The RNA shown here (transfer RNA) has 72 nucleotides and comes from a Vicinamibacterales bacterium.
The sequence is in RNAcentral, with records from ENA.
Its Rfam family is "tRNA". Its family is annotated with triplet codon-amino acid adaptor activity in the Gene Ontology.
C1' cells in the first nucleotide's frame, strides 16, 4: 500500500428496513436468625463519527476513526 471483518447498556453479545433486547453486573423487594443461592421488579443506550438514498436505518450506500485478520 491492497483486501476482508468488527464497533450496540458497565462487560459479553442479539436484533429480515417499522417502538433497541438478553445474560452477567448494579439497585429495590420477597425468601433467611443473618448471608449466599433462588424468585420478582427496576434503572441503565446520541446503536463509533459525518453525510447520502428511503415515508422510516442498528441493518442499505459513501467517506472517516479505532481494533483484529490476511496479502504484498
Nucleotide at each position: 500500500g491492497c483486501c476482508g471483518g468488527a464497533a450496540u447498556a458497565g462487560c459479553u453479545c442479539a436484533a429480515c428496513g417499522g417502538u433497541a433486547g438478553a445474560g452477567c453486573a448494579c439497585g429495590c423487594g420477597g425468601u433467611u436468625g443473618a448471608a449466599g443461592c433462588c424468585c420478582g421488579c427496576g434503572a441503565g443506550g446520541u446503536u463509533c463519527u459525518u453525510g447520502g438514498a428511503u415515508c422510516g436505518a442498528u441493518a442499505c450506500c459513501a467517506a472517516g476513526u479505532u481494533c483484529c485478520g490476511g496479502c504484498g